Molecule: small-subunit ribosomal RNA
Organism: uncultured bacterium
RNA sequence: AGAGUUUGAUCCUGGCUCAGGAUGAACGCUGGCGGCGUGCUUAACACAUGCAAGUCGAACGAAGCAUUACUUCGGAAGCCUUCGGGUGGAAGAAGGAAUGACUGAGUGGCGGACGGGUGAGUAACGCGUGGGUAACCUGCCUUGUACUGGGGGAUAACAGCCAGAAAUGGCUGCUAAUACCGCAUAAGCGCACAGUGUCGCAUGACACAGUGUGAAAAACUCCGGUGGUACAAGAUGGACCCGCGUCUGAUUAGCUGGUUGGUGAGGUAACGGCUCACCAAGGCGACGAUCAGUAGCCGGCCUGAGAGGGUGAACGGCCACAUUGGGACUGAGACACGGCCCAAACUCCUACGGGAGGCAGCAGUGGGGAAUAUUGCACAAUGGGGGAAACCCUGAUGCAGCGACGCCGCGUGAAGGAAGAAGUAUUUCGGUAUGUAAACUUCUAUCAGCAGGGAAGAAAGUGACGGUACCUGACUAAGAAGCCCCGGCUAACUACGUGCCAGCAGCCGCGGUAAUACGUAGGGGGCAAGCGUUAUCCGGAUUUACUGGGUGUAAAGGGAGCGUAGGCGGUAUGGCAAGUCAGAUGUGAAAACCCAGGGCUCAACCCUGGGACUGCAUUUGAAACUGCCAGACUAGAUUGCAGGAGAGGUAAGUGGAAUUCCUAGUGUAGCGGUGAAAUGCGUAGAUAUUAGGAGGAACACCAGUGGCGAAGGCGGCUUACUGGACUGUAAAUGACGCUGAGGCUCGAAAGCGUGGGGAGCAAACAGGAUUAGAUACCCUGGUAGUCCACGCCGUAAACGAUGAAUACUAGGUGUCGGGGAGCAAAGCUCUUCGGUGCCGCAGCAAACGCAAUAAGUAUUCCACCUGGGGAGUACGUUCGCAAGAAUGAAACUCAAAGGAAUUGACGGGGACCCGCACAAGCGGUGGAGCAUGUGGUUUAAUUCGAAGCAACGCGAAGAACCUUACCAAGUCUUGACAUCCCUCUGACCGGUCCGUAAUGGGAUUUUCCCUUCGGGGCAGAGGAGACAGGUGGUGCAUGGUUGUCGUCAGCUCGUGUCGUGAGAUGUUGGGUUAAGUCCCGCAACGAGCGCAACCCUUGUCCCUAGUUGCUACGCAAGAGCACUCUAGGGAGACUGCCGGUGACAAACCGGAGGAAGGUGGGGAUGGCGUCAAGUCCUCAUGGCCCUUAUGGGUAGGGCUUCACACGUCAUACAAUGGUCGGAACAGAGGGUUGCCAAGCCGCGAGGUGGAGCCAAUCCCAGAAAACCGAUCGUAGUCCGGAUCGCAGUCUGCAACUCGACUGCGUGAAGCUGGAAUCGCUAGUAAUCGCGGAUCAGCAUGCCGCGGUGAAUACGUUCCCGGGUCUUGUACACACCGCCCGUCACACCAUGGGAGUGGGUUUUACCAGAAGUGGCUAGUCUAACCGCAAGGAGGACGGUCACCACGGUAGGAUUCAUGACUGGGGUGAAGUCGUAACAAGGUAACCGU
Repeated sequence: AGAGUUUGAUCCUGGCUCAGGAUGAACGCUGGCGGCGUGCUUAACACAUGCAAGUCGAACGAAGCAUUACUUCGGAAGCCUUCGGGUGGAAGAAGGAAUGACUGAGUGGCGGACGGGUGAGUAACGCGUGGGUAACCUGCCUUGUACUGGGGGAUAACAGCCAGAAAUGGCUGCUAAUACCGCAUAAGCGCACAGUGUCGCAUGACACAGUGUGAAAAACUCCGGUGGUACAAGAUGGACCCGCGUCUGAUUAGCUGGUUGGUGAGGUAACGGCUCACCAAGGCGACGAUCAGUAGCCGGCCUGAGAGGGUGAACGGCCACAUUGGGACUGAGACACGGCCCAAACUCCUACGGGAGGCAGCAGUGGGGAAUAUUGCACAAUGGGGGAAACCCUGAUGCAGCGACGCCGCGUGAAGGAAGAAGUAUUUCGGUAUGUAAACUUCUAUCAGCAGGGAAGAAAGUGACGGUACCUGACUAAGAAGCCCCGGCUAACUACGUGCCAGCAGCCGCGGUAAUACGUAGGGGGCAAGCGUUAUCCGGAUUUACUGGGUGUAAAGGGAGCGUAGGCGGUAUGGCAAGUCAGAUGUGAAAACCCAGGGCUCAACCCUGGGACUGCAUUUGAAACUGCCAGACUAGAUUGCAGGAGAGGUAAGUGGAAUUCCUAGUGUAGCGGUGAAAUGCGUAGAUAUUAGGAGGAACACCAGUGGCGAAGGCGGCUUACUGGACUGUAAAUGACGCUGAGGCUCGAAAGCGUGGGGAGCAAACAGGAUUAGAUACCCUGGUAGUCCACGCCGUAAACGAUGAAUACUAGGUGUCGGGGAGCAAAGCUCUUCGGUGCCGCAGCAAACGCAAUAAGUAUUCCACCUGGGGAGUACGUUCGCAAGAAUGAAACUCAAAGGAAUUGACGGGGACCCGCACAAGCGGUGGAGCAUGUGGUUUAAUUCGAAGCAACGCGAAGAACCUUACCAAGUCUUGACAUCCCUCUGACCGGUCCGUAAUGGGAUUUUCCCUUCGGGGCAGAGGAGACAGGUGGUGCAUGGUUGUCGUCAGCUCGUGUCGUGAGAUGUUGGGUUAAGUCCCGCAACGAGCGCAACCCUUGUCCCUAGUUGCUACGCAAGAGCACUCUAGGGAGACUGCCGGUGACAAACCGGAGGAAGGUGGGGAUGGCGUCAAGUCCUCAUGGCCCUUAUGGGUAGGGCUUCACACGUCAUACAAUGGUCGGAACAGAGGGUUGCCAAGCCGCGAGGUGGAGCCAAUCCCAGAAAACCGAUCGUAGUCCGGAUCGCAGUCUGCAACUCGACUGCGUGAAGCUGGAAUCGCUAGUAAUCGCGGAUCAGCAUGCCGCGGUGAAUACGUUCCCGGGUCUUGUACACACCGCCCGUCACACCAUGGGAGUGGGUUUUACCAGAAGUGGCUAGUCUAACCGCAAGGAGGACGGUCACCACGGUAGGAUUCAUGACUGGGGUGAAGUCGUAACAAGGUAACCGU
């Protein structure tokens, strides 16, 4: 950085798609290790269980525990004993005191407002950024100053009783405090009042002094201190206000009642309609209010060259929320996630009376979902709360676990190793690939595994992580590779299977029997512990274009003007400093990004420093440009004055021609209309013609790419009123200008309303034609309408498909309206301004084209476009009487739709030319019967192919068997044929016999060569397998060959030139020719294949040679070679000569000479290509198929059928003839398996016979028509000969199916052929016979040969075919093309729809929990006052106001659904027509 895809190809426009990067991802296949990160994006769904906020005994009382002193009981062991007892005083019990840095319920203090979670709400001062508070608060912390005196009354705990299932509560009684309440004191502080000074942008702030008034405290102690109170300051944290920025929709345009402001009051930490009373009527909005939808915002993250676009997980800042809604309390701080009250929903407990709860904390469960982890360890570290501290708490946090979810790193071995092993795949069978790959040899040990040692993290102690990181040792190549792709884009190819099936596919597309595109395999390519797919975002996409696009024809200029807001704006001077530029300062958190350095072995990751954060604010300066202010200028603009031009507009009047009608006259049978007709009019007098009249509409000639107008548009003449432009002049104003969203006005035709008018024309309608139909085109009529007045409509292909304005940029030539100058003046020349055309340079443009009237170069403003269809449709809204107009989507669907130009092809487009193409002629076919081929039918089979011309007397130059490929029957299996191997035999061939329908089968006979004697060759039989064989399929896999356009004159190339290119030029043009034949011209110059010529034959002559030919020699023999002829060579014809035409050319016309004259006649010869033309059944051949059969062989049958249809012949229908008789004249061929003479026999086919001939010798072989006679006399005949009968001949193994011929007899149709159609231009058509190939036999076919021998061609209008040029095209499979609409069927999305069901929101009213505030003296009441009564104060209660949930009624909006219904889209071959593309057969299209 680009690529694929519209076309036959090209350029452009334009969409779709791909290659890149990214992710909190998911899914499929696979999975070795480690580090660092990361992990409910969905249901702000519901939650079992455990934990997540406690701590302080150095605030307090009681209790418990432990210890100890004391008191009262108690009385053990021991000792003594006189055995009576004494002594001793333990254990134990009770009381009571003290101690313990013991426990922890309660009072009290601090903390539960932090930390942690989530993103529902919010479009907002919520967030970001920068400011303000002279309008504020701040616990703990720091600093400073001053204090800490003296009292009082209660209350939990506790005890007892009561209620309750429980939760919990009530009553009585006792008690403490750093709990609560007065009093004293007041450095200073607050408030009120009235001052002074200084300062400020205003309200005002600060300082000082005065008077009055008000409010504090708590103790503990180890005596070090720790607390407490007041004030001031700091720090921290918060609150409020302001500038700017912050998504989409106008199919949301008006919103607003505490609303906007004021005064006063209340309330708050504080300003404020924050709240209330009164007063005023304001406030917001096109610079987008209100409404609706969506959304937490940012630092950042992803992408991008950047500008931008997307996003807001993790980390960090702010905000909001804590089941939903409301509320306050406490407090420094909350309207409070793990606090309280109420309401609602849900869940749980219950004894049914009542209670309890809130994981969007960490784990975890269910559910939802494509999808997201452990009910782990520890407070060791970092922080947080409490405490004086020890310490306690901490699911914050540090770690571990799970997941390839992401990034980074490492490994799965290294070196040698060719018999290029085996296997696999493929193969042209030779090989090739896998592939140094493996095996094998040597070596190493990163990771994992085993063993030993073993940290830092911790400042003195204390380590969850963890026996972890790391180090060392021994050990084995062992334990460790997959995924995707291989048609193009896009790196990488073969085989098999499948056969539009199965399937693939991101786009183009692949698959219908040879698939590099499906599936598998081998091989290859890419990435790699991952690889692919899906989803989403950016990029590519300059495809929303600020950077950086467009609007004549591709999508796109408003139908036109006036003009509001807005945007932009002439010359010079001075000032200001808003924009602009420069400097400085503050800020732009950290993290992230970039650079440098450092730490984990590296990296990811982390740390340090710097840069950057393009922004905002403050301040200082500059003054060119923009802006603002001031006073000036005249080149823009406007006015004045003087002129001429004009279908400019409106109104009134007026004129002639024409059509029609009426009246009258003349006049008679038609008129009219068409391609042709008919309807229609006319004997009741039309048409025609003459005269008069009526009425409406339009204005011939002039008339002109002439004029005017903003556009639509404007056309007889006159008058009135009126708009604009132009020229001249330079008097006036002094930027007054340009554009113009909304707005207003004008706006063809059609249409609508009311009233007139109505001649012609003419939708609808009627009739006549045309047609398959004809609701059309054509004709005859004809109503709205067309006309006028007034009012609507507001659209057109309203077009120059080109918005307006200004300036600049070569020329040439017309024309319209003015001005100036000159000259020899009806005029000409030069010049200037304004309009309107053509050509053309530069430039532009995809090309076409535009080109001073720009589509060029620039500036300003407006409008519009962003793939095709759906659709200018639906819904909504506005306008309209209606028709409808304006605005204007989406779902869904396609990979194109489109512009310009190119080459072809085509046209019921044009021009030119040719051809037996037509025309002019001659003869046929189509009618008949027959022959033959085909279709169809039939059949066991009727083998197969050929199918318009270009299949059909074609393959087939010859089907009785054979041929033969078909059918039925029976039969063979290495085979009828080829090669190889083994065994046996010596022949094989041939002959004979048996048997069969026949082959097959069986028997018998006869009989090789060479030799080094081993054997070999050859042949036969048998055997096994490789193989043979196939007229089986595919001519759409092919070669070869053939047909056809067409013997038409075309088809191409090299170099050059033109074009962005496809391509063009040459090859076109003017002539000419049979011809791209030749000449001339020309950005072309040359060349090739075709044409022509060279070849054969025929026509004339000459030379040479002559046998079997010929004969001037009378015949034969012989002789000869002049002639005929034969076969070799040569001559001749070249527009060469003359005249004319033409351009002085090519050439044409005429003529001479000549046997022949303009390629003399005929043949062979067939360019590039077209038709997937024909042929696999001539041959060859790739795949495929059959292999005791789809192969081989046998006999029989069939290819020969027969209601019918078609093609091609032959024969006829007769007198130019038939029959009979007589008697002439060819050419070219064939012949030994042959042609066969003479003679004889037979009516004849033929038989017999055998001469001659391997052929210029002999034979086939008689030519026939013609000619000369005779007869027939227009008839189904003396025409015609089919069909049939009888009798024969020949060929052949054989003539029934199924041959040809002969004789006799029979004697059908047919009397010249409808529509239509074929051949032929001279030795031709027509007519007459002869020969040959094939062949045993079989010819009306085919191929040749000669005889006789015409007619006509004016000409190119038409039909058919072809060639050249040009034109149009929506065709390119190329008109047998393309393509439109209804209907029918299936599916999809969508509009309407009686309605129905939800959500959101709003208005009015009702009702009103908890709570707060106000009022209230009903009840109760410790501290204070009072001697008391009582009071102050408080609590409860009551009530009022506000208010959540809720209720009723109405509205708006949105979603879903709905019988039926409307159009739309898609779909393989459906039906009906043929609208469009060519003049598309009626030019097409736009509006109505």